[in-house]
Molecule: Bacterial RNase P class A
Organism: Alphaproteobacteria bacterium UBA2784
RNA sequence: CCAGAUGGCCGGAUGGCCGCGCUUGGGUCGACAAGGCCCGGGUGAGGAAAGUCCGGGCUCCACGGAGACACGGUGCCGGGUAACACCCGGCGGGGGCGACCCCAGGGAUAGCGCCACAGAGAACAGACCGCCUCGCGCCUUCGGGCGUGGGGCAAGGGUGAAACGGUGCGGCAAGAGCGCACCGCGCAACCGGCAACGGAAGCGGCACGGCAAGCCCCACCGGGAGCAAGACCAAAUAGGGAUGGCGCAUGGCCCGUUUCCGGGUUGCCGUCCGGGUUGGUCGCGCGAACCCGUCAGUAAUGACGGGUCCAGAGGAAUGGUCAUCCCCUGGCAACAGGGACAGAACCCGGCUUACAGGCCAUCUGGCAUU
Numbered sequence: 001c002c003a004g005a006u007g008g009c010c011g012g013a014u015g016g017c018c019g020c021g022c023u024u025g026g027g028u029c030g031a032c033a034a035g036g037c038c039c040g041g042g043u044g045a046g047g048a049a050a051g052u053c054c055g056g057g058c059u060c061c062a063c064g065g066a067g068a069c070a071c072g073g074u075g076c077c078g079g080g081u082a083a084c085a086c087c088c089g090g091c092g093g094g095g096g097c098g099a100c101c102c103c104a105g106g107g108a109u110a111g112c113g114c115c116a117c118a119g120a121g122a123a124c125a126g127a128c129c130g131c132c133u134c135g136c137g138c139c140u141u142c143g144g145g146c147g148u149g150g151g152g153c154a155a156g157g158g159u160g161a162a163a164c165g166g167u168g169c170g171g172c173a174a175g176a177g178c179g180c181a182c183c184g185c186g187c188a189a190c191c192g193g194c195a196a197c198g199g200a201a202g203c204g205g206c207a208c209g210g211c212a213a214g215c216c217c218c219a220c221c222g223g224g225a226g227c228a229a230g231a232c233c234a235a236a237u238a239g240g241g242a243u244g245g246c247g248c249a250u251g252g253c254c255c256g257u258u259u260c261c262g263g264g265u266u267g268c269c270g271u272c273c274g275g276g277u278u279g280g281u282c283g284c285g286c287g288a289a290c291c292c293g294u295c296a297g298u299a300a301u302g303a304c305g306g307g308u309c310c311a312g313a314g315g316a317a318u319g320g321u322c323a324u325c326c327c328c329u330g331g332c333a334a335c336a337g338g339g340a341c342a343g344a345a346c347c348c349g350g351c352u353u354a355c356a357g358g359c360c361a362u363c364u365g366g367c368a369u370u
Stems, first nucleotide, its partner, number of pairs: 001366010012325007020044010046341001050352002053350005058226004071222005076090005091105001092103004106217002111215002113211003128157002130153010165183006184206001185204003190199003230282004240273007251266006289308008326339005
């Protein structure tokens, strides 16, 4: 210098003017009230506020304890945490020259099920081509060949993602762990490690195909609903209840225009209770909080000390503009254009997804030079 790996950080800066939400102080007009007007102070989005996928806090409902069953979730080991499906450190498997990255990673001798296509055969397998042998028939150059029927063989060919160890020698009618050597495989005394697991004397001719993100088995975890949770206050109207007063049925009121006739309905006023809406207040931000340091720990993280108070509303605010500067692009220059993803609503810890541009640290491979 080039190409990469991992971890962390930033996410335009400063000032002027105008404006918005929340909060707070003062002045003034009212009556020392309600309220209006005027002037200030403080504060106001994110690393993801997002998806709402996990785990919790908080709230209400249910619940005597324990267990069983069902359902759902988690699934190597150890640690961290309030908890987790998260994080850290290991182990095993896979990928990369490497730094490093990826993995739902318990059990296939508890049982059931499945293994497409191709292929003769897909699980205590299988004779399609083939090899060997016997009987019979035919042919013969007498070596054998052809046809047919029976038996043996898993070595070769062929199919497949997968065919029941591999290579070599021996053996055999031909073959075959049938025997042997090496490789592979299985079991494993013992050793190391908290453990997952690793190493391994020895033993065994080899047995045990794969799939559990099929059912299932095993271990552990799990009540339900969510801030529209929930609590308090409560005007008017309609409707409900109690009570007092007045009225009261051959009645009153309404409808079909009126009578007749038919149908429907049951009054007025006051007081109290209760209910709770498109109303108000709380819940609502001092918290598993943030910053700095020390110590313990490989780390995640924890303990201690010091400091800080940091949005909370209606679904709606958190902005605009100008100047100077910063970065990128174009241009000799003046200058012009551009600066991502995205916006809190009860809160917190994670995960995942989106993101212009830039910075820092450590490490790997290569090239050049000394």